[in-house]
RNA sequence: GGGGACGUCGUUUAGCCCGGAAAAGACCCUAGAUUGUCAAUCUAGUGAUCGUGGGUUCAAAUCCCAUCGUCCCCG
Numbered sequence: 001g002g003g004g005a006c007g008u009c010g011u012u013u014a015g016c017c018c019g020g021a022a023a024a025g026a027c028c029c030u031a032g033a034u035u036g037u038c039a040a041u042c043u044a045g046u047g048a049u050c051g052u053g054g055g056u057u058c059a060a061a062u063c064c065c066a067u068c069g070u071c072c073c074c075g
Stems, first nucleotide, its partner, number of pairs: 001074007010027004020058001029045005051067005
């Protein structure tokens, strides 16, 4: 230099191919119930505008372009 994969709550994993209402689950965390206390269990809640910036569209996590990071392959 060329090519490819991945990036989504604090952590992890779906959703992307084939665009549609407030982005879902688990763990963690917070509050409550239960308990002599803790743990466990149950209930409720907080938390991501989807790596970044543009474009297309009535509408983008999803399609297109550029770019950043990590990893792999070729030279």